Predicted 3D model of an 86-nucleotide RNA (c-di-GMP-I-GGC riboswitch aptamer) from a Bacillota bacterium. Its mean pLDDT, the model's own confidence on a scale to 100, is 83.
[in-house]
RNA sequence: UCCAAUAAAGGCAAACCCGCCAAAAGGUGGGGACGCAAAGCCACGGGCCUACGGCGCAAGGCGCUACGGCAGCCGGGUUGCUGGAC
Numbered sequence: 001u002c003c004a005a006u007a008a009a010g011g012c013a014a015a016c017c018c019g020c021c022a023a024a025a026g027g028u029g030g031g032g033a034c035g036c037a038a039a040g041c042c043a044c045g046g047g048c049c050u051a052c053g054g055c056g057c058a059a060g061g062c063g064c065u066a067c068g069g070c071a072g073c074c075g076g077g078u079u080g081c082u083g084g085a086c
């Protein structure tokens, strides 16, 4: 520098359940493991989710809207363990 087939030391933890926070998406602690070689970190590009508030309307509650989120959707940036090749 490249790679992640195998093995080991370990690490993380989807769905679901319970508590707490939040308008929600979602977050967080505990239980639990579908998976993960960056499933560590960063919302920079795309994408997706939500809509308290704001705006619109034929006034029905519906539509639009991120300054709120998702890093376990893809790309990018950044740091790094183990093993292998050079």
Base pairs, nucleotide, nucleotide: 001085002084003083004082011036012035016031017030018029019028020027021026034072040078041077042076044075045074046073047070048069049068053065054064055063056062057061
Source information: The organism belongs to Bacillota, within Bacteria. Rfam family: c-di-GMP-I-GGC riboswitch aptamer. Its Rfam clan is "c-di-GMP_I riboswitch clan".